[in-house]
RNA sequence: GGGCCCUUAGUUUAGUGGUAGAACGCCUCAUUUGCAAUGAGGAGAUCACCGGUUCGACUCCGGUAGGGUCCA
Numbered sequence: 001g002g003g004c005c006c007u008u009a010g011u012u013u014a015g016u017g018g019u020a021g022a023a024c025g026c027c028u029c030a031u032u033u034g035c036a037a038u039g040a041g042g043a044g045a046u047c048a049c050c051g052g053u054u055c056g057a058c059u060c061c062g063g064u065a066g067g068g069u070c071c072a
Base pairs, nucleotide, nucleotide: 001071002070003069004068005067006066007065010024011023012022013021018055026042027041028040029039030038048064049063050062051061052060
């Protein structure tokens, strides 16, 4: 220098055009002398950033940034 892949909640991740779901973690309540476990409920993601296409974009296209990998 070039090719390919990844970037979504605190963490690990699902979501392949119709407005984002789960697990763990966190908070509250119940249970307990207390803790843990268990049960019930709740908060938390401008979807890495900028632009484009579209009635509508996490999703498609271009660019930028970070990371991984291969080639030179």
Model confidence (mean pLDDT): 82 of 100. A computed fold for a 72-nucleotide RNA from Candidatus Nealsonbacteria bacterium RIFOXYB1_FULL_40_15, annotated as transfer RNA. Lineage of the source: Bacteria > Bacteria candidate phyla > Candidatus Nealsoniibacteriota. It was read from a public genome assembly.